[in-house]
A computed fold for a 109-nucleotide RNA from uncultured Eubacterium sp., annotated as FMN riboswitch aptamer (RFN element). The coordinates come from a structure-prediction model, not an experiment, and the mean pLDDT is 87. Rfam family: FMN riboswitch aptamer (RFN element). Rfam links the family to the GO term FMN binding. The source organism's lineage runs through Bacteria, Bacillota, Eubacteriales, Eubacteriaceae and Eubacterium.
RNA sequence: AUUUUCAGGGCGAGGUGUAAUUCCUCACCGGCAGUUAAAGUCUGCGAACUCGUAAGAGCCGAUGCGGUGAAAUUCCGCAACCGACGGUAUAGUCCGGAUGAGAGAAAAU
Numbered sequence: 001a002u003u004u005u006c007a008g009g010g011c012g013a014g015g016u017g018u019a020a021u022u023c024c025u026c027a028c029c030g031g032c033a034g035u036u037a038a039a040g041u042c043u044g045c046g047a048a049c050u051c052g053u054a055a056g057a058g059c060c061g062a063u064g065c066g067g068u069g070a071a072a073u074u075c076c077g078c079a080a081c082c083g084a085c086g087g088u089a090u091a092g093u094c095c096g097g098a099u100g101a102g103a104g105a106a107a108a109u
Stems, first nucleotide, its partner, number of pairs: 001109006012026004027093002029083002031045004040081002049058003063079005085096003
C1' cells in the first nucleotide's frame, strides 16, 4: 500500500391504569484509541443529530469522597450521575432507519 474478516450491551419483579418492557419502586447495560496503573463520567475519536449537491462544517451527556501506591477522577470501598432521532401511554434497555454507517482491531499478500 492492497484485499479480506471482525467491530454495542441492557426491563427481570411488583404497583397504577382501558392502555405503559415508556409512568412509579426496585433491577439491568456501558463503542474505539490514549493516559506512569485497568476509565460510560479525564483527553481525543466514532455513531447519532443539524446544515451542505458534495467535500466538509457545526453540535455532542454524566463523579465525588475515602483507601492503597512511585504513579490511579482508571484499581478497592462507599455514595452519585449520564445516555441521539422517528414510532407508541412519556423509552439508555421495545420496534424502526440499520442485512446500514463506523472510530478502530486482526489477518493475508